The part of an RNA shown here (large-subunit ribosomal RNA, domain IV) has 352 nucleotides and comes from Leptospira interrogans str. HAI1536. It matches the Rfam family "Bacterial large subunit ribosomal RNA". Rfam links the family to the GO terms ribosome and structural constituent of ribosome. Lineage of the source: Bacteria > Spirochaetota > Leptospiria > Leptospirales > Leptospira interrogans.
[in-house]
Context: one part of a larger RNA
RNA sequence: CUCUCGUUAAGGAACUCGGCAAAUUACUCCUGUAACUUCGGGAUAAGGGAGACCGGAGAUGCUUUAGCCCUGCGGCAAAGAGUAUCGAAGGUGGCACAAAAAUGGGGGUAGCGACUGUUUACCAAAAACACAGGACUCUGCAAAAUCGGAAGAUGAAGUAUAGGGUCUGACACCUGCCCGGUGCUGGAAGGUCAAGAGGACGGGUUAGCAGCAAUGCGAAGCUCGGAAUUUAAGCCCCAGUAAACGGCGGCCGUAACUAUGACGGUCCUAAGGUAGCGAAAUUCCUUGUCGGGUAAGUUCCGACCUGCACGAAUGGUGUAACGACUUCCCCACUGUCUCAACGAGAGUCUCG
Repeated sequence: CUCUCGUUAAGGAACUCGGCAAAUUACUCCUGUAACUUCGGGAUAAGGGAGACCGGAGAUGCUUUAGCCCUGCGGCAAAGAGUAUCGAAGGUGGCACAAAAAUGGGGGUAGCGACUGUUUACCAAAAACACAGGACUCUGCAAAAUCGGAAGAUGAAGUAUAGGGUCUGACACCUGCCCGGUGCUGGAAGGUCAAGAGGACGGGUUAGCAGCAAUGCGAAGCUCGGAAUUUAAGCCCCAGUAAACGGCGGCCGUAACUAUGACGGUCCUAAGGUAGCGAAAUUCCUUGUCGGGUAAGUUCCGACCUGCACGAAUGGUGUAACGACUUCCCCACUGUCUCAACGAGAGUCUCG
């Protein structure tokens, strides 16, 4: 010097990203206990007191039985005795009495998630996942959905109060407007449209005919191509549907100081963001402004609203209880620190 422990004057978070770590607290009994609340909780809230030993007034339970009720294999039961527990006065010792070990620090505030649970085996335990509850949608049973070339199986030895999928996520109050785009559902008049059907028409070949020949014409058959016409779903088209995917404006003017703009005009849109919340886990400018807390506060809490770029089951706003979650403050406590010291053990190091 390193590690693991122990103790520490005065101060007491000045340390630090942050009280990380450590310290405090701790048991039983008595007392006492707030806001808030879903009336269950919150709560061991918080806070205060007692605790060893001797002593033993007294209290209570049990066993036993004089007696009583009574005649049953019964019940009640005083004094006394036995036993167990509690125990006032008084007294004793110690620095210390839950004498060791084991054994909650507490309170306030806000965010998120209702809760108990689950998770990255080996860097993340959370605000992520799940959840009860809510909603939409599919499915009539040989169900939908899923696995499998199939047989078959799961669903289910179930039957719409059932089963599958998707979203939301207790509870309370609610959940606005838009169907133009995309999706889904329904519709069928018209447009488009495959194979198939159809076969007008055209080509190849050549028996034959013509020709001195070269060659030309060319029936049937075979063969190659092929127009009109006919024809399903789909798409176009017409509707519905947002707890389907999603979306939810701009400019100008205006009130008898000023400012602001209930009001008006205009352009665009499918419709222009309602309630509630709001510098927020969302606010760039920004350490916004005001208030609170501090001597001093980029964090925190309460407001304001100019929301760069909240907003209603991609849920909105609240919320008791809960949380090894996150933020800020206070009390207690401390070697975290001012600022370091001493002690114990184990190492490092030197010599052998």

The prediction has a mean pLDDT of 88.